[in-house]
Context: one part of a larger RNA
Molecule: small-subunit ribosomal RNA, 5' domain
Organism: uncultured prokaryote
RNA sequence: GAUUGAACGCUGGCGGCAUGCUUAACACAUGCAAGUCGAACGGUAACAGCAGAGCUUGCUCUGGCUGACGAGUGGCGGACGGGUGAGUAAUGCUUAGGAAUCUGCCCAGUAGCGGGGGACAACAUGUGGAAACGCAUGCUAAUACCGCAUACGCCCUACGGGGGAAAGCAGGGGAUCUUCGGACCUUGCACUAUUGGAUGAGCCUAAGUCAGAUUAGCUUGUUGGUGGGGUAAAAGCCUACCAAGGCGACGAUCUGUAGCUGGUCUGAGAGGACGAUCAGCCACACUGGAACUGAGACACGGUCCAGACUCCUACGGGAGGCAGCAGUGGGGAAUAUUGCACAAUGGGCGCAAGCCUGAUGCAGCAAUGCCGCGUGUGUGAAGAAGGCCUGCGGGUUGUAAAGCACUUUCAGUAAGGAGGAAAGGGUUAAGGUUAAUAGCCUUGAUCUGUGACGUUACUUACAGAAGAAGCACCGGCUAACUCCGUGCCAGCAGCCGCGGUAAUACGGAGGGUGCGAGCGUUAAUC
Numbered sequence: 001g002a003u004u005g006a007a008c009g010c011u012g013g014c015g016g017c018a019u020g021c022u023u024a025a026c027a028c029a030u031g032c033a034a035g036u037c038g039a040a041c042g043g044u045a046a047c048a049g050c051a052g053a054g055c056u057u058g059c060u061c062u063g064g065c066u067g068a069c070g071a072g073u074g075g076c077g078g079a080c081g082g083g084u085g086a087g088u089a090a091u092g093c094u095u096a097g098g099a100a101u102c103u104g105c106c107c108a109g110u111a112g113c114g115g116g117g118g119a120c121a122a123c124a125u126g127u128g129g130a131a132a133c134g135c136a137u138g139c140u141a142a143u144a145c146c147g148c149a150u151a152c153g154c155c156c157u158a159c160g161g162g163g164g165a166a167a168g169c170a171g172g173g174g175a176u177c178u179u180c181g182g183a184c185c186u187u188g189c190a191c192u193a194u195u196g197g198a199u200g201a202g203c204c205u206a207a208g209u210c211a212g213a214u215u216a217g218c219u220u221g222u223u224g225g226u227g228g229g230g231u232a233a234a235a236g237c238c239u240a241c242c243a244a245g246g247c248g249a250c251g252a253u254c255u256g257u258a259g260c261u262g263g264u265c266u267g268a269g270a271g272g273a274c275g276a277u278c279a280g281c282c283a284c285a286c287u288g289g290a291a292c293u294g295a296g297a298c299a300c301g302g303u304c305c306a307g308a309c310u311c312c313u314a315c316g317g318g319a320g321g322c323a324g325c326a327g328u329g330g331g332g333a334a335u336a337u338u339g340c341a342c343a344a345u346g347g348g349c350g351c352a353a354g355c356c357u358g359a360u361g362c363a364g365c366a367a368u369g370c371c372g373c374g375u376g377u378g379u380g381a382a383g384a385a386g387g388c389c390u391g392c393g394g395g396u397u398g399u400a401a402a403g404c405a406c407u408u409u410c411a412g413u414a415a416g417g418a419g420g421a422a423a424g425g426g427u428u429a430a431g432g433u434u435a436a437u438a439g440c441c442u443u444g445a446u447c448u449g450u451g452a453c454g455u456u457a458c459u460u461a462c463a464g465a466a467g468a469a470g471c472a473c474c475g476g477c478u479a480a481c482u483c484c485g486u487g488c489c490a491g492c493a494g495c496c497g498c499g500g501u502a503a504u505a506c507g508g509a510g511g512g513u514g515c516g517a518g519c520g521u522u523a524a525u526c
Stems, first nucleotide, its partner, number of pairs: 001526004006522005013373006019366002021331001026329003030326003035076003040073002043069002047067003050063006083284003092209007101201002106197007114148001116146002123138006154163003168189006176183002210256003217247003222244008259281004263274004286307005309320004337363001339362003345359001346357004376406004386397004410467001412462005420453001424448010470515005475496003481510005491498002
């Protein structure tokens, strides 16, 4: 000199864009953060409508009939998104390769979607418990569950053969049949098997990846082989037997420290230091362990076991996990609101409308940082008054002020006012599908119409210089000097050093210098 996720002191007008627990991976009150689908299902607790009944004429009852929908079965999603950096020196990360693998939803291809069965919730009845939560009996549906049939691809094989699927739902409809429910046809979405792709993930190898030798030897599933097991998959991954190997001064092992990278800061560079925000990867979710479900987890807001802690209890037993967003206590020099909205972007579910979304978009707080703007402009010598200095003549503050003439950025008040909005819905035209002019899909036209921010940005009008300057320093380094007070005292100080009676170095004043909504100090890095 540059820099910072900074803090502290004094001071503080506005706006834009960023950033904001670096410490206790300490403990957490409260609210919210993952749901959705009635176009899978049986249904009807609530709300509304409709129909019917009763009548006291505005109430009661009945009916899943309709819109819808509590609880339940079922599907998909809760493995994403969000947080943190404890652990980890290599099961990690970075770069470059590899072969023995899996992949829900998505895209493309091929083939199919036939016929049956028995349950279990909800519910009803009874019953246990303080509660959490159960137990018994009985009834019932399905895209839940299980056989049978079929099998182009598929799997196993000793090449003879053997094995294995599925589910419907919604919209529309001219003939034909009909028990008047439908069958049947068709469209869309689902479903089954398989091939390829895309995406995502698992595995292996090489090189690189902090310090200590006051850590020199380490290792028995250890190193390799065979048989067996196991995984989606290679492999001591596991196991039995056999052999005695494997690593190490090119630093094994041990100890300490640490998430890694793109990058950030500095520097002419080489290098050095760091790894906040943003992005990629990894690890973790009160502590330790384990598996289940599933395409995917050994799962932050799932399950089980053990432990510590907190809470409830009828003492028998139960409940919980903010390193999600806010917020509280504590620690600390130190770090924000228990805000608004799903309008946009994205995600989950759904045919869709839509619902959910503390992701996200915004707002609030903080000079924490960067950038921009303002606090007026011109004129004005009687060089006013006052202050300070003085050699008492004067000098300086100083065109500074006052005065005169102007302007109105920003803030204030009032009015107008974009863009972020694309979708979605109604009507309609063309094309596609189709037996069809239904229906559905695609594209277009037209109408309607969705904004948290928001009193938005921006524009115009109004009034008046009106509301807006400080901080550090002045001995040398280092830009800037005099007076008074003090008298090795009080004090200053980054280094050299000042102060013991004329201190440009302490304290005050006047003046000056530097930077400026900031300025200094401290800490840290180059």